A computed fold for a 521-nucleotide part of an RNA from an uncultured bacterium, annotated as small-subunit ribosomal RNA, 5' domain. Rfam family: Bacterial small subunit ribosomal RNA. The RNAcentral record of the full RNA draws on ENA and SILVA.

Context: one part of a larger RNA
RNA sequence: UGAACGCUGGCGGCGUGCUUAACACAUGCAAUUCGAACGGGGAUUACACGGUGAUGCGAUUUCGGUCAAAUCAAGUGCAAUCUUAGUGGCGGACGGGUGAGUAACGCGUGGGUAACCUGCCUUGCACUGGGGGAUAACACUUAGAAAUAGGUGCUAAUACCGCAUAAGCGCACGGUCCUGCAUGGGACAGUGUGAAAAACUCCGGUGGUGCAAGAUGGACCCGCGUCUGAUUAGCUGGUUGGCGGGGUAAAGGCCCACCAAGGCGACGAUCAGUAGCCGGCCUGAGAGGGUGGACGGCCACAUUGGGACUGAGACACGGCCCAAACUCCUACGGGAGGCAGCAGUGGGGGAUAUUGGACAAUGGGGGGAACCCUGAUCCAGCGACGCCGCGUGAGUGAAGAAGUAUUUCGGUAUGUAAAGCUCUGUCAGCAGGGAAGAAAGCAAUGACGGUACCUGACCAAGAAGCCCCGGCUAACUACGUGCCAGCAGCCGCGGUAAUACGUAGGGGGCAAGCGUUAUCC
Numbered sequence: 001u002g003a004a005c006g007c008u009g010g011c012g013g014c015g016u017g018c019u020u021a022a023c024a025c026a027u028g029c030a031a032u033u034c035g036a037a038c039g040g041g042g043a044u045u046a047c048a049c050g051g052u053g054a055u056g057c058g059a060u061u062u063c064g065g066u067c068a069a070a071u072c073a074a075g076u077g078c079a080a081u082c083u084u085a086g087u088g089g090c091g092g093a094c095g096g097g098u099g100a101g102u103a104a105c106g107c108g109u110g111g112g113u114a115a116c117c118u119g120c121c122u123u124g125c126a127c128u129g130g131g132g133g134a135u136a137a138c139a140c141u142u143a144g145a146a147a148u149a150g151g152u153g154c155u156a157a158u159a160c161c162g163c164a165u166a167a168g169c170g171c172a173c174g175g176u177c178c179u180g181c182a183u184g185g186g187a188c189a190g191u192g193u194g195a196a197a198a199a200c201u202c203c204g205g206u207g208g209u210g211c212a213a214g215a216u217g218g219a220c221c222c223g224c225g226u227c228u229g230a231u232u233a234g235c236u237g238g239u240u241g242g243c244g245g246g247g248u249a250a251a252g253g254c255c256c257a258c259c260a261a262g263g264c265g266a267c268g269a270u271c272a273g274u275a276g277c278c279g280g281c282c283u284g285a286g287a288g289g290g291u292g293g294a295c296g297g298c299c300a301c302a303u304u305g306g307g308a309c310u311g312a313g314a315c316a317c318g319g320c321c322c323a324a325a326c327u328c329c330u331a332c333g334g335g336a337g338g339c340a341g342c343a344g345u346g347g348g349g350g351a352u353a354u355u356g357g358a359c360a361a362u363g364g365g366g367g368g369a370a371c372c373c374u375g376a377u378c379c380a381g382c383g384a385c386g387c388c389g390c391g392u393g394a395g396u397g398a399a400g401a402a403g404u405a406u407u408u409c410g411g412u413a414u415g416u417a418a419a420g421c422u423c424u425g426u427c428a429g430c431a432g433g434g435a436a437g438a439a440a441g442c443a444a445u446g447a448c449g450g451u452a453c454c455u456g457a458c459c460a461a462g463a464a465g466c467c468c469c470g471g472c473u474a475a476c477u478a479c480g481u482g483c484c485a486g487c488a489g490c491c492g493c494g495g496u497a498a499u500a501c502g503u504a505g506g507g508g509g510c511a512a513g514c515g516u517u518a519u520c521c
């Protein structure tokens, strides 16, 4: 140190956890929302209706029936509330993942754009008039196993398309004035010409269009910096430049036609290898060296390769089309899929977690709001993986007990260590209370969690290991073994008295860890 392995393991807090196969993925979830844009469908409720049905108070009767208040059910109409497949709007370009590619204006840093765009938001100005034709849904129907595709007929809109209007705007033309940094830029007035809009409403508002400015976000260009190899020395044909055009939001061989023959290179081109870059992080007195996991910024990618569409924004992880490989379904005709989102599975590997809870907070999307969605996020679970904190008791206690080891058999060591006595009660366990995080007018609202924390009772109880002891290097004796078995980072130990092997006693070091291995300074 994102570690792994061996032995061991009490608690808590904060972090952190596929470094390998950008290998393949079962299953669930990860992007929806708006009924205050629109026409339908459904449910419920209320009201109304009558050549509907059932029961039928009552009246009448020729006893067969007839009329019939009221109730229930169904139907139709209208209205309200709720709900929703479809059209439409906004959002799916954010957030989340990964580091394959990339040695590059990719990144870092400092500039430039007189060569640019910018939905939502803010400010100011000017508007929001009047029409049209469709189409999904729906109904009927055709083909198909399905996915789906087609036909006929109807219908709405803030969907689509003309028209009107134009403060300002675009384009073309010429004019006056001001100005700069080369191309140029700006102001003013003019002529011609072109282009807008959408309504909904609970009547409070919410929207829509044009122009100008701001803010935010992006795009492009340039100076400098950015690994290794010369056992890679020449490289280059849209190549280098020009004129003209196309294209783009925009400059540009970005693309094209024509013209010229240039451009790069020992100050290392080209080629090859390796690699995402940075803030940072580790180390070091510094200079430097190493590194880029977590967090933050930028970039690139989304099975592999290519392409565009829509859109303010993509050439789009959970959109589309084509090709390829793979997997699955099939009625064999044809179809479906993309975890480098969160969990999880197989595989690879020395090695890396739960198919958990909640939107309570923060933030994001939609909505006027209520609210809905959110594997972002906040939490919980697992792992001594790391850091930090705490505990495993404290005081007293010499008959220096027993046991064990050793012995010169006298003793010595373990050792105040234990026992005993007196205390304390951390942590864990039990019981009682119990948050902050919650803000918004009042009210309501907590996943975590009955958690943290506080209080009480209780009991020394439930909680110590690992490595080492020849020198470097702190720490020595006995036995066993006999160049064997073994040790070892280096020097080196072991062949019969081994402080170096193995065991025991003792000792040293660190401690919920201790050693080993890998790697960096």
Stems, first nucleotide, its partner, number of pairs: 001518001003517005010390006016383002018348001023346003027343003033089002037087002040084006047077003052073004058067003097301003106226008116218002121214008129163001131161002138153006169194005175188005199206002227273003234264003239261004244256003276298004280291004303324005326337004354380001356379003362376001363374004393423004403414004427462001430456004437448001465510005470491003476505005486493002